[in-house]
RNA sequence: GAAAAAGCCAAACCCGCCGUGAGACGGGGACGGAAAGCCACGGGUCUUUUGAGGAUUUAGAUAGCCGGGUUGCC
Numbered sequence: 001g002a003a004a005a006a007g008c009c010a011a012a013c014c015c016g017c018c019g020u021g022a023g024a025c026g027g028g029g030a031c032g033g034a035a036a037g038c039c040a041c042g043g044g045u046c047u048u049u050u051g052a053g054g055a056u057u058u059a060g061a062u063a064g065c066c067g068g069g070u071u072g073c074c
Stems, first nucleotide, its partner, number of pairs: 008033002013028004018023001031064001037070003041067003044062004
């Protein structure tokens, strides 16, 4: 850098299952993706807890919200 070839991941939705929840996992599915591999470090969003409420606080979720770090196929 993306002409070609071979591959990879899998949104919504449906089923099963776990969780108070955000959501996770397995199967089907394919909207998309060149790091949609991995890491919650900074910001965002969401759940939970504290609080009459707001602020605040607790424990979490999201890497397919953005930034950063790290590894990496043709």
Molecule: c-di-GMP-I-GGC riboswitch aptamer
Organism: soil metagenome